[in-house]
Context: one part of a larger RNA
Molecule: small-subunit ribosomal RNA, central domain
Organism: Melastoma dodecandrum
RNA sequence: CUGGGCGUAAAGGGCGCGUAGGCGGCGUUUUAAGUUGGGGGUGAAAGCCUGUGGCUCAACCACAGAAUUGCCUUCGAUACUGGGACGCUUGAGUUUGGAAGAGGGUCGUGGAAUUCCCAGUGUAGAGGUGAAAUUCGUAGAUAUUGGGAAGAACACCGGUGGCGAAGGCGGCGACCUGGUCCAAGACUGACGCUGAGGCGCGAAAGCGUGGGGAGCAAACAGGAUUAGAUACCCUGGUAGUCCACGCUGUAAACGAUGUGCGCUGGAUGUUGGGGAGCUUAGCUUUUCAGUGUCGUAGCUAACGCGGUAAGCGCACCGCCUGGGGAGUACGGCCGCAAGAUUAAAACUC
Numbered sequence: 001c002u003g004g005g006c007g008u009a010a011a012g013g014g015c016g017c018g019u020a021g022g023c024g025g026c027g028u029u030u031u032a033a034g035u036u037g038g039g040g041g042u043g044a045a046a047g048c049c050u051g052u053g054g055c056u057c058a059a060c061c062a063c064a065g066a067a068u069u070g071c072c073u074u075c076g077a078u079a080c081u082g083g084g085a086c087g088c089u090u091g092a093g094u095u096u097g098g099a100a101g102a103g104g105g106u107c108g109u110g111g112a113a114u115u116c117c118c119a120g121u122g123u124a125g126a127g128g129u130g131a132a133a134u135u136c137g138u139a140g141a142u143a144u145u146g147g148g149a150a151g152a153a154c155a156c157c158g159g160u161g162g163c164g165a166a167g168g169c170g171g172c173g174a175c176c177u178g179g180u181c182c183a184a185g186a187c188u189g190a191c192g193c194u195g196a197g198g199c200g201c202g203a204a205a206g207c208g209u210g211g212g213g214a215g216c217a218a219a220c221a222g223g224a225u226u227a228g229a230u231a232c233c234c235u236g237g238u239a240g241u242c243c244a245c246g247c248u249g250u251a252a253a254c255g256a257u258g259u260g261c262g263c264u265g266g267a268u269g270u271u272g273g274g275g276a277g278c279u280u281a282g283c284u285u286u287u288c289a290g291u292g293u294c295g296u297a298g299c300u301a302a303c304g305c306g307g308u309a310a311g312c313g314c315a316c317c318g319c320c321u322g323g324g325g326a327g328u329a330c331g332g333c334c335g336c337a338a339g340a341u342u343a344a345a346a347c348u349c
Base pairs, nucleotide, nucleotide: 004320005319006318007303008302012317014201015200016199017198021194022193023192025088026087027086028085029084030083031082033081034080035077036076037075038074039073040072041071042070049065050064051063052062053061054060091191092188093187094186095184096183097182098181099180103177104176105175106174107173108172109171110154114150115149116148117147118146119145120144121143125136126135162169163168206247207246208245209244210243211242215241216240220236221235222234223233258316259315260314261313262312263311266294267293268292269291270290271289272288273287274286275285276284277283278282298305299304322349323348324347331342332341334339
């Protein structure tokens, strides 16, 4: 390279926006670049292949043909692809009217709980465990009542419920703001899909500066357990967890399933919207968009998937190619560092 693949065997980029590129709806017309037919030129000889012949055969040699799959040129063809022109509305977008939502940001605010402080009542224990002890407590703890302070998280509602591209998002209110869905069918007229590089977003932990610090809690200390116990259990406890700004850029970043479009039996639940009918707090039915379950055909090594496909197809990107060595070394690039990213070989089975 020709192939074969990527849910679980190796393999979908963490996610988006988008550059180049690749691919691209319906109709008419034109061109003739790709495509395609004929002619011409060239494609050295030898060699290969076919035929015939010459050395007694063969190797070898000679002659003829074929081939040289290519390039150039010329005359045609016009279905498809491309270029030009004109048009169309179903793809895409705009508009109008509605709808739902923990989508994002800022500011404010509420109650429960926890801890601490002050005060009252009150007295000998409390706490903790399998059992204990470390620990707290007569300098008055635990319990209980009143008052105050602080920080963090938002019980019930809450739901294979909702929203978001993913990470993720949950008390309540205001403001700013993104996306989506439905209906109408007025407007634009292919404006589209994908996307190497690039840019942005990106849980937790971690890092820098400055705040904050209730609870929890790596490290650490002590008490237990044990043969030991650098653990599991207990008592403490610092970073951290929280906020602002900056960095890091990873994950079982998972549906272990890239994005977009079209096509392909059903049944049943649920969320948002619309239509129709009726016996109208609603019911029945239908339709679009989402989210679940079960299953037909089909697919699959099986498990399973099955209109939310892992079915049948198209377009584009990413990735895989035996195990270990190794996601390592070296180099590059990024980072304050931790490290991230790109990524081998020897050797070995």